[in-house]
Context: one part of a larger RNA
RNA sequence: UGAUGGGGGCCCACACAAGCGGUGGAGCAUGUGGUUUAAUUCGACGCAACGCGAAGAACCUUACCUACUCUUGACAUCCUCGGAACUUAGCAGAGAUGCUUUGGUGCCUUCGGGAACCGAGUGACAGGUGCUGCAUGGCUGUCGUCAGCUCGUGUCGUGAGAUGUUGGGUUAAGUCCCGUAACGAGCGCAACCCUUGUCCUUAUUUGCCAUCACGUAAUGGUGGGAACUCUAAGGAGACUGCCGGUGACAAACCGGAGGAAGGUGGGGACGACGUCAAGUCAUCAUGGCUCUUACGGGAUGGGCUACACACGUGCUACAAUGGCCGGUACAAAGGGCAGCGAACUAGCGAUAGUGAGCGAAUCCCAGAAAGCCGGUCGUAGUCCGGAUUGGAGUCUGCAACUCGACUCCAUGAAGUCGGAAUCGCUAGUAAUCGUGGAUCAGAAUGCCGCGGUGAAUACGUUCCCGGGCCUUGUACA
Repeated sequence: UGAUGGGGGCCCACACAAGCGGUGGAGCAUGUGGUUUAAUUCGACGCAACGCGAAGAACCUUACCUACUCUUGACAUCCUCGGAACUUAGCAGAGAUGCUUUGGUGCCUUCGGGAACCGAGUGACAGGUGCUGCAUGGCUGUCGUCAGCUCGUGUCGUGAGAUGUUGGGUUAAGUCCCGUAACGAGCGCAACCCUUGUCCUUAUUUGCCAUCACGUAAUGGUGGGAACUCUAAGGAGACUGCCGGUGACAAACCGGAGGAAGGUGGGGACGACGUCAAGUCAUCAUGGCUCUUACGGGAUGGGCUACACACGUGCUACAAUGGCCGGUACAAAGGGCAGCGAACUAGCGAUAGUGAGCGAAUCCCAGAAAGCCGGUCGUAGUCCGGAUUGGAGUCUGCAACUCGACUCCAUGAAGUCGGAAUCGCUAGUAAUCGUGGAUCAGAAUGCCGCGGUGAAUACGUUCCCGGGCCUUGUACA
RNA backbone atom coordinates (compact mmCIF):
# COMPACT_ATOMS: atom_id res chain seq x y z
C1' U A 1 0.00 0.00 0.00
C1' G A 2 -3.60 -3.67 -0.29
C1' A A 3 -6.48 -7.92 1.28
C1' U A 4 -9.20 -9.53 5.38
C1' G A 5 -12.25 -9.57 10.66
C1' G A 6 -18.82 -13.56 13.64
C1' G A 7 -14.01 -4.77 14.88
C1' G A 8 -16.23 0.36 15.00
C1' G A 9 -18.75 4.81 12.61
C1' C A 10 -21.63 6.86 8.28
C1' C A 11 -24.52 5.54 3.84
C1' C A 12 -27.10 2.80 -0.29
C1' A A 13 -29.98 -1.19 -2.79
C1' C A 14 -37.10 -5.10 -3.64
C1' A A 15 -31.23 -6.36 0.85
C1' C A 16 -34.63 -7.00 5.01
C1' A A 17 -39.32 -5.30 6.83
C1' A A 18 -44.73 -3.99 5.04
C1' G A 19 -47.66 -6.03 1.02
C1' C A 20 -49.34 -8.74 -3.68
C1' G A 21 -48.51 -12.92 -6.74
C1' G A 22 -45.78 -17.35 -7.39
C1' U A 23 -42.06 -21.82 -7.25
C1' G A 24 -41.36 -26.32 -4.06
C1' G A 25 -47.02 -31.01 -4.20
C1' A A 26 -50.19 -32.68 -9.59
C1' G A 27 -50.21 -33.43 -15.17
C1' C A 28 -47.68 -31.78 -19.33
C1' A A 29 -43.75 -28.76 -22.09
C1' U A 30 -38.62 -27.66 -22.15
C1' G A 31 -33.26 -27.68 -20.55
C1' U A 32 -29.65 -30.40 -17.49
C1' G A 33 -27.51 -34.48 -14.56
C1' G A 34 -27.50 -39.63 -14.41
C1' U A 35 -28.32 -44.17 -16.73
C1' U A 36 -28.83 -46.59 -21.33
C1' U A 37 -27.11 -46.90 -26.34
C1' A A 38 -23.79 -48.69 -32.38
C1' A A 39 -24.53 -43.31 -31.62
C1' U A 40 -27.70 -40.94 -27.95
C1' U A 41 -22.41 -34.89 -31.58
C1' C A 42 -20.13 -30.66 -28.94
C1' G A 43 -19.92 -26.60 -25.61
C1' A A 44 -22.07 -23.88 -21.00
C1' C A 45 -21.51 -25.73 -14.18
C1' G A 46 -22.63 -21.06 -7.44
C1' C A 47 -24.46 -16.02 -7.94
C1' A A 48 -22.76 -14.90 -13.57
C1' A A 49 -24.45 -23.32 -16.47
C1' C A 50 -29.48 -25.74 -16.74
C1' G A 51 -36.89 -22.55 -22.40
C1' C A 52 -28.35 -21.30 -22.33
C1' G A 53 -25.19 -21.26 -27.88
C1' A A 54 -30.28 -23.33 -30.78
C1' A A 55 -34.50 -16.54 -34.04
C1' G A 56 -37.23 -23.06 -34.44
C1' A A 57 -32.94 -31.60 -35.12
C1' A A 58 -38.64 -35.77 -39.87
C1' C A 59 -34.42 -35.52 -44.81
C1' C A 60 -31.23 -31.21 -44.93
C1' U A 61 -29.34 -28.75 -40.72
C1' U A 62 -25.46 -32.44 -38.35
C1' A A 63 -20.58 -31.84 -36.20
C1' C A 64 -22.44 -38.41 -33.78
C1' C A 65 -23.23 -43.95 -35.18
C1' U A 66 -23.91 -48.13 -38.89
C1' A A 67 -22.79 -50.59 -43.23
C1' C A 68 -21.28 -48.51 -48.56
C1' U A 69 -17.72 -45.48 -51.12
C1' C A 70 -13.61 -41.53 -53.10
C1' U A 71 -8.17 -40.17 -52.74
C1' U A 72 -4.83 -33.54 -55.88
C1' G A 73 -9.88 -34.62 -53.41
C1' A A 74 -16.69 -31.01 -52.24
C1' C A 75 -13.40 -25.87 -52.30
C1' A A 76 -8.40 -22.30 -53.97
C1' U A 77 -3.83 -21.19 -57.10
C1' C A 78 -0.25 -23.05 -60.71
C1' C A 79 1.38 -26.80 -64.92
C1' U A 80 0.37 -30.61 -69.14
C1' C A 81 -3.22 -33.05 -72.45
C1' G A 82 -8.18 -33.49 -74.43
C1' G A 83 -13.09 -31.44 -75.04
C1' A A 84 -17.22 -25.59 -75.97
C1' A A 85 -20.54 -25.11 -72.27
C1' C A 86 -24.76 -27.57 -71.96
C1' U A 87 -28.32 -31.49 -72.92
C1' U A 88 -31.89 -36.43 -74.02
C1' A A 89 -32.71 -41.39 -72.62
C1' G A 90 -31.72 -46.41 -70.69
C1' C A 91 -29.61 -50.17 -67.26
C1' A A 92 -27.45 -51.63 -62.19
C1' G A 93 -27.60 -49.70 -57.18
C1' A A 94 -30.35 -47.76 -50.74
C1' G A 95 -27.91 -43.73 -52.74
C1' A A 96 -23.22 -41.73 -53.60
C1' U A 97 -21.76 -43.74 -58.04
C1' G A 98 -20.76 -46.83 -62.34
C1' C A 99 -21.70 -48.42 -67.60
C1' U A 100 -23.95 -46.96 -72.15
C1' U A 101 -26.63 -43.20 -75.13
C1' U A 102 -29.22 -38.44 -77.97
C1' G A 103 -28.81 -33.51 -79.51
C1' G A 104 -25.22 -29.47 -79.62
C1' U A 105 -20.70 -27.58 -81.73
C1' G A 106 -21.04 -21.18 -79.63
C1' C A 107 -17.61 -16.14 -78.16
C1' C A 108 -12.81 -13.28 -79.25
C1' U A 109 -8.56 -13.88 -82.71
C1' U A 110 -2.60 -10.91 -85.10
C1' C A 111 -5.26 -17.89 -87.20
C1' G A 112 -0.20 -19.27 -83.36
C1' G A 113 -3.97 -19.27 -80.00
C1' G A 114 -7.08 -17.04 -76.05
C1' A A 115 -11.62 -16.34 -72.31
C1' A A 116 -15.37 -18.96 -69.45
C1' C A 117 -16.60 -24.00 -68.38
C1' C A 118 -15.99 -29.61 -68.36
C1' G A 119 -12.94 -34.19 -68.13
C1' A A 120 -8.12 -36.84 -67.35
C1' G A 121 -3.03 -36.62 -65.29
C1' U A 122 1.20 -34.83 -62.21
C1' G A 123 2.94 -32.80 -57.77
C1' A A 124 3.36 -28.42 -54.96
C1' C A 125 -0.85 -28.33 -51.99
C1' A A 126 -6.11 -28.46 -50.40
C1' G A 127 -9.08 -30.10 -46.18
C1' G A 128 -10.02 -31.12 -40.45
C1' U A 129 -16.79 -28.42 -36.00
C1' G A 130 -9.18 -32.62 -34.52
C1' C A 131 -6.28 -30.63 -29.35
C1' U A 132 -4.80 -26.40 -26.46
C1' G A 133 -9.80 -20.11 -24.39
C1' C A 134 -3.86 -22.00 -19.24
C1' A A 135 -0.24 -19.45 -26.13
C1' U A 136 -3.86 -15.42 -28.46
C1' G A 137 -7.02 -11.38 -31.30
C1' G A 138 -11.96 -10.11 -31.43
C1' C A 139 -16.57 -10.46 -28.92
C1' U A 140 -19.28 -11.34 -24.24
C1' G A 141 -20.75 -12.20 -18.96
C1' U A 142 -19.89 -10.39 -13.86
C1' C A 143 -19.02 -7.03 -9.65
C1' G A 144 -22.27 -2.54 -11.50
C1' U A 145 -24.95 2.37 -14.02
C1' C A 146 -21.69 0.68 -8.17
C1' A A 147 -19.01 6.00 -7.80
C1' G A 148 -15.22 5.22 -8.29
C1' C A 149 -9.98 4.84 -11.05
C1' U A 150 -5.79 7.82 -12.16
C1' C A 151 -2.15 11.62 -13.99
C1' G A 152 1.14 16.34 -14.33
C1' U A 153 3.63 19.83 -11.40
C1' G A 154 4.42 21.08 -6.31
C1' U A 155 5.06 19.65 -1.11
C1' C A 156 6.21 15.74 2.77
C1' G A 157 9.05 11.04 3.64
C1' U A 158 16.09 7.81 3.50
C1' G A 159 12.43 4.67 0.98
C1' A A 160 8.03 1.68 -0.31
C1' G A 161 4.75 5.72 -0.64
C1' A A 162 1.66 9.87 1.11
C1' U A 163 -0.83 14.43 -0.14
C1' G A 164 -4.44 15.92 -3.94
C1' U A 165 -9.19 11.95 -3.44
C1' U A 166 -8.93 13.32 3.81
C1' G A 167 -12.31 17.00 6.98
C1' G A 168 -17.63 20.03 7.73
C1' G A 169 -22.22 20.02 4.97
C1' U A 170 -24.95 18.16 0.60
C1' U A 171 -26.31 14.87 -3.55
C1' A A 172 -28.76 9.58 -7.30
C1' A A 173 -23.44 10.73 -8.08
C1' G A 174 -15.37 12.15 -6.40
C1' U A 175 -22.86 16.02 -7.46
C1' C A 176 -21.92 20.75 -5.67
C1' C A 177 -20.34 24.28 -1.67
C1' C A 178 -16.93 25.57 2.29
C1' G A 179 -12.34 24.53 4.48
C1' U A 180 -7.48 22.85 3.25
C1' A A 181 0.27 22.02 0.96
C1' A A 182 -1.71 21.68 -2.43
C1' C A 183 -2.92 23.71 -7.57
C1' G A 184 -4.81 21.83 -11.91
C1' A A 185 -6.16 17.89 -15.40
C1' G A 186 -7.96 13.04 -17.59
C1' C A 187 -11.24 8.41 -17.79
C1' G A 188 -15.99 7.73 -15.39
C1' C A 189 -21.12 10.81 -13.11
C1' A A 190 -24.35 14.37 -15.42
C1' A A 191 -25.62 16.64 -20.13
C1' C A 192 -25.48 16.21 -25.53
C1' C A 193 -28.76 11.04 -28.70
C1' C A 194 -33.67 8.10 -29.25
C1' U A 195 -38.63 7.53 -27.30
C1' U A 196 -43.00 9.04 -24.38
C1' G A 197 -46.11 13.14 -21.88
C1' U A 198 -48.30 19.45 -23.44
C1' C A 199 -48.65 23.30 -27.04
C1' C A 200 -47.51 25.97 -31.72
C1' U A 201 -46.09 26.35 -37.05
C1' U A 202 -45.84 23.96 -41.80
C1' A A 203 -47.91 19.96 -44.93
C1' U A 204 -53.31 17.52 -46.28
C1' U A 205 -53.12 11.74 -49.17
C1' U A 206 -54.14 6.48 -49.09
C1' G A 207 -55.57 9.23 -43.13
C1' C A 208 -59.54 12.92 -40.81
C1' C A 209 -65.16 14.94 -41.09
C1' A A 210 -66.88 20.34 -37.39
C1' U A 211 -69.78 23.42 -40.79
C1' C A 212 -72.73 23.17 -46.10
C1' A A 213 -74.88 20.02 -49.78
C1' C A 214 -75.97 15.05 -52.46
C1' G A 215 -76.87 9.90 -51.91
C1' U A 216 -77.58 4.90 -49.49
C1' A A 217 -80.60 -0.75 -46.49
C1' A A 218 -75.87 0.91 -44.30
C1' U A 219 -70.79 3.12 -44.41
C1' G A 220 -66.49 9.93 -45.28
C1' G A 221 -69.87 6.60 -49.89
C1' U A 222 -69.68 11.51 -53.19
C1' G A 223 -69.02 17.02 -53.91
C1' G A 224 -66.41 19.74 -50.71
C1' G A 225 -63.55 21.27 -46.24
C1' A A 226 -58.18 22.06 -43.57
C1' A A 227 -61.33 23.10 -38.17
C1' C A 228 -60.44 18.37 -35.13
C1' U A 229 -57.82 13.45 -34.74
C1' C A 230 -53.74 11.16 -36.79
C1' U A 231 -49.34 11.23 -39.57
C1' A A 232 -43.96 13.67 -39.77
C1' A A 233 -40.61 17.66 -40.15
C1' G A 234 -39.36 22.11 -37.52
C1' G A 235 -39.87 24.83 -33.05
C1' A A 236 -41.58 26.21 -27.78
C1' G A 237 -41.46 24.18 -22.88
C1' A A 238 -38.52 22.68 -16.86
C1' C A 239 -33.87 26.08 -15.40
C1' U A 240 -34.62 25.03 -8.23
C1' G A 241 -36.35 30.08 -12.95
C1' C A 242 -40.23 32.57 -8.95
C1' C A 243 -42.22 33.01 -3.52
C1' G A 244 -41.75 31.52 1.84
C1' G A 245 -38.95 28.75 5.49
C1' U A 246 -34.34 26.02 7.19
C1' G A 247 -29.07 26.40 6.44
C1' A A 248 -22.95 28.99 7.36
C1' C A 249 -24.48 35.43 3.78
C1' A A 250 -22.81 28.70 0.69
C1' A A 251 -24.09 24.28 -1.71
C1' A A 252 -28.52 22.32 -0.84
C1' C A 253 -33.17 20.70 1.54
C1' C A 254 -38.64 21.39 2.87
C1' G A 255 -43.27 23.71 1.51
C1' G A 256 -46.00 26.68 -2.16
C1' A A 257 -47.54 29.19 -6.81
C1' G A 258 -48.00 28.86 -11.92
C1' G A 259 -47.85 24.66 -15.31
C1' A A 260 -49.40 19.17 -19.62
C1' A A 261 -45.15 18.05 -16.87
C1' G A 262 -41.15 19.90 -10.81
C1' G A 263 -36.74 19.17 -8.84
C1' U A 264 -32.75 13.28 -12.93
C1' G A 265 -40.81 14.12 -15.38
C1' G A 266 -41.18 8.29 -17.25
C1' G A 267 -38.47 4.64 -20.37
C1' G A 268 -34.16 3.35 -23.49
C1' A A 269 -29.23 3.49 -25.63
C1' C A 270 -24.72 4.45 -23.15
C1' G A 271 -20.94 0.15 -18.69
C1' A A 272 -14.44 4.09 -15.96
C1' C A 273 -9.42 1.65 -14.04
C1' G A 274 -9.86 -3.20 -13.22
C1' U A 275 -11.55 -8.46 -11.03
C1' C A 276 -12.83 -13.70 -11.99
C1' A A 277 -5.73 -17.60 -16.07
C1' A A 278 -14.62 -16.14 -15.96
C1' G A 279 -16.87 -17.81 -21.24
C1' U A 280 -15.96 -18.72 -26.40
C1' C A 281 -10.02 -22.30 -30.93
C1' A A 282 -17.80 -25.04 -32.65
C1' U A 283 -19.39 -17.52 -35.50
C1' C A 284 -14.86 -15.61 -37.24
C1' A A 285 -9.49 -14.88 -37.14
C1' U A 286 -4.94 -17.03 -35.34
C1' G A 287 0.45 -19.28 -32.81
C1' G A 288 1.86 -24.19 -31.59
C1' C A 289 0.71 -29.45 -31.81
C1' U A 290 -1.65 -33.25 -34.65
C1' C A 291 -4.40 -36.46 -39.01
C1' U A 292 -3.08 -36.90 -44.58
C1' U A 293 -6.18 -43.83 -49.24
C1' A A 294 -7.85 -40.35 -43.24
C1' C A 295 -9.13 -37.33 -37.50
C1' G A 296 -10.27 -35.25 -44.98
C1' G A 297 -14.69 -35.86 -48.89
C1' G A 298 -19.57 -38.19 -50.66
C1' A A 299 -24.08 -40.79 -49.86
C1' U A 300 -28.06 -44.41 -47.30
C1' G A 301 -30.52 -45.44 -42.87
C1' G A 302 -30.39 -44.38 -37.78
C1' G A 303 -29.24 -40.95 -33.62
C1' C A 304 -29.30 -35.81 -31.30
C1' U A 305 -36.65 -37.20 -29.61
C1' A A 306 -33.81 -43.26 -25.44
C1' C A 307 -35.91 -43.58 -19.58
C1' A A 308 -35.81 -46.78 -13.11
C1' C A 309 -34.62 -41.81 -11.51
C1' A A 310 -32.85 -36.44 -9.64
C1' C A 311 -32.79 -30.96 -10.37
C1' G A 312 -33.78 -26.04 -12.92
C1' U A 313 -37.24 -22.97 -15.96
C1' G A 314 -42.23 -22.69 -17.64
C1' C A 315 -47.54 -23.85 -19.18
C1' U A 316 -52.41 -25.77 -17.54
C1' A A 317 -55.20 -26.59 -13.32
C1' C A 318 -57.37 -27.81 -8.67
C1' A A 319 -62.92 -23.94 -9.75
C1' A A 320 -68.68 -20.01 -8.47
C1' U A 321 -64.36 -13.00 -8.30
C1' G A 322 -65.77 -19.60 -11.78
C1' G A 323 -67.16 -23.21 -16.14
C1' C A 324 -70.52 -23.44 -20.37
C1' C A 325 -74.27 -21.11 -23.98
C1' G A 326 -76.36 -16.73 -26.57
C1' G A 327 -76.06 -11.39 -27.54
C1' U A 328 -72.95 -6.90 -27.60
C1' A A 329 -68.46 -2.88 -27.10
C1' C A 330 -63.49 -0.76 -27.25
C1' A A 331 -56.87 -1.36 -28.93
C1' A A 332 -51.83 -0.83 -29.98
C1' A A 333 -47.75 -2.48 -32.51
C1' G A 334 -46.40 -5.34 -36.56
C1' G A 335 -46.15 -8.54 -41.22
C1' G A 336 -47.37 -9.45 -46.59
C1' C A 337 -45.52 -10.99 -53.98
C1' A A 338 -42.39 -18.27 -54.72
C1' G A 339 -46.48 -13.44 -50.17
C1' C A 340 -51.07 -11.71 -47.36
C1' G A 341 -55.43 -13.72 -49.24
C1' A A 342 -61.41 -10.78 -48.93
C1' A A 343 -66.36 -12.23 -50.62
C1' C A 344 -68.97 -16.66 -52.24
C1' U A 345 -69.61 -22.14 -52.14
C1' A A 346 -68.78 -27.18 -49.55
C1' G A 347 -67.64 -29.28 -44.74
C1' C A 348 -69.64 -30.03 -37.39
C1' G A 349 -64.41 -28.69 -37.93
C1' A A 350 -59.13 -28.59 -39.16
C1' U A 351 -59.57 -27.13 -44.21
C1' A A 352 -60.80 -27.33 -49.46
C1' G A 353 -62.70 -25.10 -54.29
C1' U A 354 -62.78 -20.52 -56.82
C1' G A 355 -60.13 -16.13 -56.54
C1' A A 356 -61.47 -9.83 -55.80
C1' G A 357 -57.95 -6.45 -53.92
C1' C A 358 -52.99 -5.23 -52.37
C1' G A 359 -45.45 -4.36 -53.23
C1' A A 360 -50.06 -1.64 -49.17
C1' A A 361 -51.92 5.26 -43.73
C1' U A 362 -55.67 2.55 -49.82
C1' C A 363 -56.17 -4.30 -49.91
C1' C A 364 -55.36 -8.56 -46.65
C1' C A 365 -53.74 -11.18 -42.11
C1' A A 366 -57.95 -9.39 -38.38
C1' G A 367 -62.65 -12.34 -35.08
C1' A A 368 -59.05 -8.51 -30.10
C1' A A 369 -59.73 -10.98 -25.20
C1' A A 370 -60.62 -10.00 -20.36
C1' G A 371 -65.30 -6.39 -20.15
C1' C A 372 -70.85 -5.53 -20.36
C1' C A 373 -76.15 -7.85 -20.81
C1' G A 374 -79.10 -12.36 -20.28
C1' G A 375 -79.46 -17.73 -19.27
C1' U A 376 -77.68 -22.26 -16.93
C1' C A 377 -74.80 -25.19 -13.36
C1' G A 378 -75.08 -25.25 -6.91
C1' U A 379 -69.93 -27.39 -4.07
C1' A A 380 -69.87 -32.47 -6.49
C1' G A 381 -63.58 -35.15 -8.33
C1' U A 382 -68.64 -31.94 -10.59
C1' C A 383 -71.40 -29.07 -16.85
C1' C A 384 -64.18 -28.24 -12.46
C1' G A 385 -59.70 -30.22 -14.69
C1' G A 386 -57.80 -31.82 -19.06
C1' A A 387 -53.42 -35.88 -19.16
C1' U A 388 -53.72 -40.58 -21.49
C1' U A 389 -55.61 -43.92 -25.03
C1' G A 390 -58.87 -45.83 -29.34
C1' G A 391 -61.01 -44.39 -34.04
C1' A A 392 -61.71 -41.06 -38.27
C1' G A 393 -59.56 -36.94 -40.80
C1' U A 394 -56.92 -32.03 -42.53
C1' C A 395 -52.37 -29.50 -43.88
C1' U A 396 -47.10 -28.77 -44.95
C1' G A 397 -43.49 -31.45 -47.34
C1' C A 398 -39.77 -36.29 -52.20
C1' A A 399 -41.17 -38.30 -47.42
C1' A A 400 -44.79 -37.40 -41.02
C1' C A 401 -42.85 -45.47 -38.88
C1' U A 402 -38.83 -44.15 -35.63
C1' C A 403 -40.19 -38.30 -34.94
C1' G A 404 -44.74 -32.81 -37.08
C1' A A 405 -48.81 -29.48 -36.09
C1' C A 406 -54.00 -29.13 -36.21
C1' U A 407 -59.49 -30.99 -36.39
C1' C A 408 -63.75 -34.18 -35.06
C1' C A 409 -66.01 -38.39 -32.18
C1' A A 410 -65.10 -41.34 -27.93
C1' U A 411 -62.09 -41.85 -23.41
C1' G A 412 -61.81 -39.05 -19.29
C1' A A 413 -55.90 -39.83 -15.24
C1' A A 414 -53.45 -36.93 -11.37
C1' G A 415 -55.09 -32.73 -9.09
C1' U A 416 -59.53 -30.13 -3.52
C1' C A 417 -54.04 -24.57 -3.20
C1' G A 418 -48.98 -27.76 -2.05
C1' G A 419 -43.34 -29.83 3.87
C1' A A 420 -38.54 -27.83 4.80
C1' A A 421 -37.23 -24.14 1.83
C1' U A 422 -37.30 -20.38 -1.98
C1' C A 423 -38.34 -16.34 -6.18
C1' G A 424 -40.31 -11.73 -8.52
C1' C A 425 -42.28 -6.94 -8.03
C1' U A 426 -42.48 0.13 -5.44
C1' A A 427 -47.03 2.40 -10.48
C1' G A 428 -49.54 2.46 -15.38
C1' U A 429 -45.47 -1.39 -11.72
C1' A A 430 -47.33 -6.45 -9.80
C1' A A 431 -51.36 -9.38 -11.17
C1' U A 432 -54.50 -10.55 -15.19
C1' C A 433 -56.36 -10.40 -20.63
C1' G A 434 -55.65 -10.90 -25.50
C1' U A 435 -52.46 -9.45 -29.89
C1' G A 436 -48.10 -9.20 -33.40
C1' G A 437 -43.14 -10.48 -35.05
C1' A A 438 -38.27 -12.90 -35.88
C1' U A 439 -36.62 -17.98 -37.02
C1' C A 440 -39.62 -20.83 -40.44
C1' A A 441 -42.02 -25.56 -46.16
C1' G A 442 -44.25 -27.37 -41.61
C1' A A 443 -43.42 -27.38 -36.40
C1' A A 444 -43.77 -22.44 -29.35
C1' U A 445 -46.32 -23.35 -23.11
C1' G A 446 -39.83 -20.43 -25.45
C1' C A 447 -37.90 -15.50 -27.01
C1' C A 448 -38.60 -10.28 -28.51
C1' G A 449 -42.44 -6.54 -28.93
C1' C A 450 -47.66 -4.29 -28.40
C1' G A 451 -51.71 -2.51 -26.15
C1' G A 452 -56.57 -3.53 -22.58
C1' U A 453 -58.11 -3.86 -17.26
C1' G A 454 -55.38 -2.42 -13.14
C1' A A 455 -54.00 -3.04 -7.27
C1' A A 456 -51.77 -3.58 -2.15
C1' U A 457 -47.74 -1.87 0.85
C1' A A 458 -43.10 0.72 2.53
C1' C A 459 -43.36 2.08 10.43
C1' G A 460 -38.41 1.78 9.63
C1' U A 461 -32.72 0.20 8.91
C1' U A 462 -32.08 -3.94 14.66
C1' C A 463 -31.24 -8.35 11.64
C1' C A 464 -29.94 -11.62 6.46
C1' C A 465 -27.36 -10.89 1.25
C1' G A 466 -24.46 -7.46 -1.77
C1' G A 467 -21.97 -2.74 -2.23
C1' G A 468 -19.49 2.45 -1.19
C1' C A 469 -16.45 5.92 2.18
C1' C A 470 -13.55 6.75 6.78
C1' U A 471 -11.16 4.35 10.82
C1' U A 472 -8.96 0.20 13.67
C1' G A 473 -6.77 -5.10 14.69
C1' U A 474 -3.86 -8.80 11.87
C1' A A 475 1.65 -14.26 12.86
C1' C A 476 -1.72 -12.71 5.37
C1' A A 477 0.59 -10.63 0.26
RNAcentral holds the full RNA, with entries from ENA. The part of an RNA shown here (small-subunit ribosomal RNA, 3' major domain) has 477 nucleotides and comes from an uncultured prokaryote. Its Rfam family is "Bacterial small subunit ribosomal RNA". Gene Ontology terms of the family: ribosome and structural constituent of ribosome.